[in-house]
């Protein structure tokens, strides 16, 4: 010093499931003014339906190894967490940077 590999950040693109339901409790709107009905949002807590691509577990796919045992393990399965308008999130792709490191 440089591919590839391995962290991090920035930016682009990013799917799936009910704006479900019931009690509460609050914000706003609604009144000439204060309140009521009512609309909309939001927090708790319960219910019943359903998602997989955060993260977790799980193995028989698939890898390796001193090989009938041990290791790693998926975009596969579970659905614990998490999600099921929008907004956040978000495997994973492409990109830029900065770092680590090995062979060369």
């Nucleotide at each position: 010093g440089c591919a590839u590999c391995c962290g991090g950040c920035g930016c682009g693109g990013g799917a799936g499931a009910g704006a479900g339901u019931g009690g509460u409790c609050u914000g706003g709107c609604g009144c000439a003014a204060a309140a009521a009905a009512g609309c909309c949002g939001g927090g708790c807590c319960g219910c019943c339906g359903c998602c997989g691509a955060a993260g977790g577990c799980g193995c028989a796919a698939c890898c390796g190894g001193c090989c009938c045992c041990c290791g790693g393990a998926a975009a596969c399965g579970c659905u614990c967490a998490g999600g099921c308008a929008a907004a956040a999130g978000g495997a994973c792709c492409g990109u830029g940077c900065c770092g680590g490191g090995a062979u060369c």